[in-house]
RNA sequence: CAGAAUUCAGGGCAAAGCUGCGGAAACGCAGUGACGCAAAACUACAGGGACUUCGACCAUUGGUCAUGUCAGCCAGCUGCUAAG
Numbered sequence: 001c002a003g004a005a006u007u008c009a010g011g012g013c014a015a016a017g018c019u020g021c022g023g024a025a026a027c028g029c030a031g032u033g034a035c036g037c038a039a040a041a042c043u044a045c046a047g048g049g050a051c052u053u054c055g056a057c058c059a060u061u062g063g064u065c066a067u068g069u070c071a072g073c074c075a076g077c078u079g080c081u082a083a084g
Base pairs, nucleotide, nucleotide: 012037013036017032018031019030020029021028022027035072042076043075047074048073049070050069051068055065056064057063058062
């Protein structure tokens, strides 16, 4: 420099559940805990998709709509380390 994540070493992240706090909710944060992850780093009107409905609108107890949320759904973007 190139390409890749099969194996080894070093390190990293942390699903569900439980506890506390915040939130209308989705969900987030902290602790605990490891299902997994070679980008499980980052990016959320201005790529797609999903979730929620305080509120708004229509309507009559139902429907529609993010400005809310999700990056561990796809995507975009940057990038550490060992062997070969």

Record summary: The RNA shown here (c-di-GMP-I riboswitch aptamer) has 84 nucleotides and comes from Paenalicyclobacillus ferrooxydans. RNAcentral holds the sequence, with entries from Rfam and Ribocentre. Model confidence (mean pLDDT): 77 of 100. It matches the Rfam family "c-di-GMP-I riboswitch aptamer". Rfam describes the family as follows. GEMM was predicted in a large-scale screen for bacterial structured RNA regulatory elements. Rfam links the family to the GO term cyclic-di-GMP binding.